[in-house]
RNA sequence: GCCGGGAUAGCUCAGCUGGUAGAGCGCAUCACUUGUAAUGAUGAGGUCGCCGGUUCGAUCCCGGCUCUCGGCU
Numbered sequence: 001g002c003c004g005g006g007a008u009a010g011c012u013c014a015g016c017u018g019g020u021a022g023a024g025c026g027c028a029u030c031a032c033u034u035g036u037a038a039u040g041a042u043g044a045g046g047u048c049g050c051c052g053g054u055u056c057g058a059u060c061c062c063g064g065c066u067c068u069c070g071g072c073u
Base pairs, nucleotide, nucleotide: 001072002071003070004069005068006067007066010025011024012023013022019056027043028042029041030040031039049065050064051063052062053061
């Protein structure tokens, strides 16, 4: 330098062909318990890496950039 994958909640990841974003773990509160753990219930938490474009509407499509992983030379 070229090619490809990835970037979404604190962490690990879904979200399949555009319609106002979810799971598990973790966290908080409550119940249960002598107390803790476990279990159950409820809840908080996300400018979907950044900047533009297309569209009535973008996590999703297009272009550029950043970071990261792998391959080729």
A computed fold for a 73-nucleotide RNA from a Phycisphaerae bacterium, annotated as transfer RNA.
Taxonomically the source falls in Phycisphaerae (Bacteria, Pseudomonadati, Planctomycetota).
Its mean pLDDT, the model's own confidence on a scale to 100, is 82.